[in-house]
RNA sequence: ACCUCAUCCAGAGGGGCUGAGGGAUACGGCCCGACGACGCCCCGGCAACCACCACCGGUGACUCAUCGCAGAGUCGCGCGGCGCGCAGGUGCCAAUUCCGUCCCCGUCGCAAGGUGCGGCGCGGGGAAGAUGAGAG
Numbered sequence: 001a002c003c004u005c006a007u008c009c010a011g012a013g014g015g016g017c018u019g020a021g022g023g024a025u026a027c028g029g030c031c032c033g034a035c036g037a038c039g040c041c042c043c044g045g046c047a048a049c050c051a052c053c054a055c056c057g058g059u060g061a062c063u064c065a066u067c068g069c070a071g072a073g074u075c076g077c078g079c080g081g082c083g084c085g086c087a088g089g090u091g092c093c094a095a096u097u098c099c100g101u102c103c104c105c106g107u108c109g110c111a112a113g114g115u116g117c118g119g120c121g122c123g124g125g126g127a128a129g130a131u132g133a134g135a136g
Stems, first nucleotide, its partner, number of pairs: 003134006013043005021032003026101004044093003048090003052085001053083001055081003058077007097128001102125003105121007
């Protein structure tokens, strides 16, 4: 690389270098960009996943209390949940992954009488992509 699973309407910018395109890919749309984008470096920040921490539940062992039959505590856990905890490992810091493209649903319009075409929707699903965790 490929594969599996989860998530993707939240969040978070300054400086320096560079100098023309950039927003993954193709097309369309819409944006960003000489008031310097994109990229690279430094600093700063954010908190999605993992780790860690707190708490709640579950559960195991032990101790205490107790024959009134219900409990209390301590320690633990390859368990579940939760946090306006944390920032160690990744990641990220314009716009929903910027939006659409394929399928379905709803609705409206047009044409028609098998139904088709088009607009709209923080509609549903897929594809693709990104990130993490795993597997190999």
SAM riboswitch aptamer (S box leader) from Asanoa iriomotensis, 136 nucleotides, folded computationally. Of the family's consensus pairs, 93% are formed in the model. Its mean pLDDT, the model's own confidence on a scale to 100, is 82. The sequence was found by an Rfam model in a public genome assembly.